[in-house]
RNA sequence: GUGCCAUUAGCUCAGUCGGCAGAGCAUCUGACUUUUAAUCAGGGGGUCUGGGGUUCAAAUCCCCAAUGGCACA
Numbered sequence: 001g002u003g004c005c006a007u008u009a010g011c012u013c014a015g016u017c018g019g020c021a022g023a024g025c026a027u028c029u030g031a032c033u034u035u036u037a038a039u040c041a042g043g044g045g046g047u048c049u050g051g052g053g054u055u056c057a058a059a060u061c062c063c064c065a066a067u068g069g070c071a072c073a
Stems, first nucleotide, its partner, number of pairs: 001072007010025004019056001027043005049065005
């Protein structure tokens, strides 16, 4: 330098044909318990890496960029 892959909650990751952004763990509150742990119920937490475009509508499609990884040179 070229090609490919990844980027979504604090962490690990889903998200199928473009149509209300989700799960597990963690965290907070409550129940239970003499207490802790475990268990059960509930809550909070997101500019979907950034910018632009297409569209009535974009995490999703197109372009450019950033960061990380792999291969080739």
Transfer RNA from an Oscillospiraceae bacterium, 73 nucleotides, folded computationally. The prediction has a mean pLDDT of 81. The organism belongs to Oscillospiraceae, within Bacteria.